A computed fold for a 142-nucleotide RNA from Cohnella thailandensis, annotated as c-di-AMP riboswitch aptamer (ydaO/yuaA leader).

[in-house]
RNA sequence: AAUCGCUUAACGCUUAAUUCCCGAUUCGGGAAGCGGGGGAACCAUUCGAGCGCGGCUCGCGCUCCGGGGUGAAUCCAUUAUGGAAGGGCGACUCUCACGUCCUAAUCCGUCAGCUAACCUCGCAAGCGUAACGAGAGGCAAC
Numbered sequence: 001a002a003u004c005g006c007u008u009a010a011c012g013c014u015u016a017a018u019u020c021c022c023g024a025u026u027c028g029g030g031a032a033g034c035g036g037g038g039g040a041a042c043c044a045u046u047c048g049a050g051c052g053c054g055g056c057u058c059g060c061g062c063u064c065c066g067g068g069g070u071g072a073a074u075c076c077a078u079u080a081u082g083g084a085a086g087g088g089c090g091a092c093u094c095u096c097a098c099g100u101c102c103u104a105a106u107c108c109g110u111c112a113g114c115u116a117a118c119c120u121c122g123c124a125a126g127c128g129u130a131a132c133g134a135g136a137g138g139c140a141a142c
Stems, first nucleotide, its partner, number of pairs: 011128004018032006033123006043113001048064007066111001067108004074084004085103006092137005
């Protein structure tokens, strides 16, 4: 000097996942704020296939195919890739342009459309960008 690792502080990013208060002593409770689910009317949806039974153009039972939520995370071709569409980042914010990255995971358990009142749940986890430019708005300094 470089590289790597650890610790602390500040800043920044994905995300709803932040701030504060009271007790307490490593845990409990509460508030604000930000999110999710259930849940009327109105509106919307359309009630599958097979078998059996019955009071037979209707109903019941069994079997099969399920269905739904959080999230951007889906669809199509193809033969392990590509495309469409969707989403994030590039350090004041928005839009454009340009560049770049992602398209997972998981929960409910045969059940839920929308949905006022109402009921109920979450506030985790994981990381480290840097480019110049145009338009509009704002902030700061002078």

Its mean pLDDT, the model's own confidence on a scale to 100, is 76.
The organism belongs to Cohnella, within Bacteria.